Notes: Bacterial RNase P class A from a marine eukaryotic metagenome, 408 nucleotides, folded computationally. Of the family's consensus pairs, 96% are formed in the model.
RNA sequence: AGUGGGCUGAGUGAUCGCUGUUUCGAGCGACUGGUGGUUCUCGGACUGCCAGGCAGCUUGAAAGGGAGGAAAGUCCGGGCUCCGCAGGACAGGGUGGUCGGUAACGCCGACCGAUCGUGAGAUCAGGGAAAGUGCCACAGAAAAAAUACCGCCGAUGGCUCGCCUGGCUUCGGCCGAGCGGGAUCAGGUAAGGGUGAAAUGGUGCGGUAAGAGCGCACCGGCAGCCAGGGUGACCUGGCUGGCCUGGUAAACCCCAUCCGGAGCAAGGCCGCGCAGAAGGAUGCCGCGUUCGUGCGGCGGGGGCUUGUCCGGCUCCCAAAGACCUUCGGGUAGGCUGCUUGAGGUGUCGAGCAAUCGACAUCCCAGAGAAAUGAUCGCUCUCGACAAAACCCGGCUUACAGGCCCACU
Numbered sequence: 001a002g003u004g005g006g007c008u009g010a011g012u013g014a015u016c017g018c019u020g021u022u023u024c025g026a027g028c029g030a031c032u033g034g035u036g037g038u039u040c041u042c043g044g045a046c047u048g049c050c051a052g053g054c055a056g057c058u059u060g061a062a063a064g065g066g067a068g069g070a071a072a073g074u075c076c077g078g079g080c081u082c083c084g085c086a087g088g089a090c091a092g093g094g095u096g097g098u099c100g101g102u103a104a105c106g107c108c109g110a111c112c113g114a115u116c117g118u119g120a121g122a123u124c125a126g127g128g129a130a131a132g133u134g135c136c137a138c139a140g141a142a143a144a145a146a147u148a149c150c151g152c153c154g155a156u157g158g159c160u161c162g163c164c165u166g167g168c169u170u171c172g173g174c175c176g177a178g179c180g181g182g183a184u185c186a187g188g189u190a191a192g193g194g195u196g197a198a199a200u201g202g203u204g205c206g207g208u209a210a211g212a213g214c215g216c217a218c219c220g221g222c223a224g225c226c227a228g229g230g231u232g233a234c235c236u237g238g239c240u241g242g243c244c245u246g247g248u249a250a251a252c253c254c255c256a257u258c259c260g261g262a263g264c265a266a267g268g269c270c271g272c273g274c275a276g277a278a279g280g281a282u283g284c285c286g287c288g289u290u291c292g293u294g295c296g297g298c299g300g301g302g303g304c305u306u307g308u309c310c311g312g313c314u315c316c317c318a319a320a321g322a323c324c325u326u327c328g329g330g331u332a333g334g335c336u337g338c339u340u341g342a343g344g345u346g347u348c349g350a351g352c353a354a355u356c357g358a359c360a361u362c363c364c365a366g367a368g369a370a371a372u373g374a375u376c377g378c379u380c381u382c383g384a385c386a387a388a389a390c391c392c393g394g395c396u397u398a399c400a401g402g403c404c405c406a407c408u
Stems, first nucleotide, its partner, number of pairs: 001408008010379007018066002021063008031052009068385001072396002075394005080263004087310004092259005097111005112126001113124004127254002132252002134248003149193002151189003156186003159182005165176004201219006220244002222241008267336004276327005283298006299317007343362008380383001
C1' cells in the first nucleotide's frame, strides 16, 4: 500500500416512568354451605349476615426479563395451519462444472476449469452452436459451407516487338517452328495491404509463374488410442493423424433435473345478531311396489384437483338444491394461535472446510393502535445505517467511528 475474515455499534451513576413472566398479599367475583327475615300457588322467589371461593379483573410488594446485524427488501427455501383421492399427460416456471453439507434451497463449503490481478485473491447466467431457426449495425470484396477491393503472378492460351530459321510462291507475301523481351486480356492467388469488435492457426525453411499446410520442423487447437494421478469434474505424459469452416443460447431452441394451492388477515373456540329474494341442466331403460314411490344402469349438471385435458372422489337430477350468479341485510366483540426452538453458549471428538456427534449449562420480547421513554451529572473513540408483529435458514441492499486475526 493492499487482500480476506471476525467483533462492536457510545459507556456509566441517580431519580421518575412503560410493559411481560414467576411468587406472595388485599379487594371484587359465577357459585357452594350455614343461619335469619319477607312472601307464597308450599314447587319456590327475594334478601341480610358468616365461612369458602373457579376462570378472570383491579391493586400493592419482591425477584428477574424487554428490538437488529441488518429488524430493511419481500427475493428464495422451509416449519406450522387449512383445502384437495394428493394420479397421468400437456403447458408454464426454476436450476445447470464435480463432490460434499443442510429440514430444504436459486444457499454454504471444498475442488476443477475459464477470465482478471505482480500477488494475497476476485468474478463466472460454467451442459449443447455438426438437430434446426434467427441475429452480428456501419464499414468492408465478403460476416459462415460467406468471399476478391488494392495488390502479386501471368508458367499455359491470346496481343505486341526483336532475332533466327524451314516450306510454298502469282515475288506482293503466306503458313509454320525456336529463342528473348514488353505491357497486359483471359486466368491463377489469398502470402502482403485495407475495412471491422471479429475475416480460414503461429514462426521458420522449402517449393511455386506468384502463392497457399502445398510439403516439412517446432508450437497451438481438434480427433482417436494408451499409461499414470484423482470418488469426480479434470490434470500430466506418450503415440498416430495436415483433420485446422467465426461469434452469439442473459436469442428461440435441444438435453438433464426439480416444482399441489393458499397463507397467522392461515386456523380454532366463545359470544352477539340477522333476512332473505330472483335466476341456473334432455331424460331414457329395467325390476319391484303398501301406488307414497324405492333400487339399479346409461346419460346430464355442479363442486374439488395451480392453467387445460384425461382419470378419480363427491353432490344433485321432474324441477330440485349440495353448488353457481346477481341483488339485499346482520356481525366486525373476546380468547387463542403467540414463543422451548431444525434454540443459544462452553468443552471434547470427527472432518481441509461447510457441518455433524457427545457431554454440560442457560431461557434470551411477545405488543395488540402497538410497550423499553424522560431528566440530570460524569467519561471519550463525540456516536453511522436504522425498530420485532407466527417462527426459522439464506441471499441482496445501507452502514460514521473503533478494535482484532491471517495473508500479499
RNAcentral holds the sequence, with entries from MGnify. Its mean pLDDT, the model's own confidence on a scale to 100, is 76.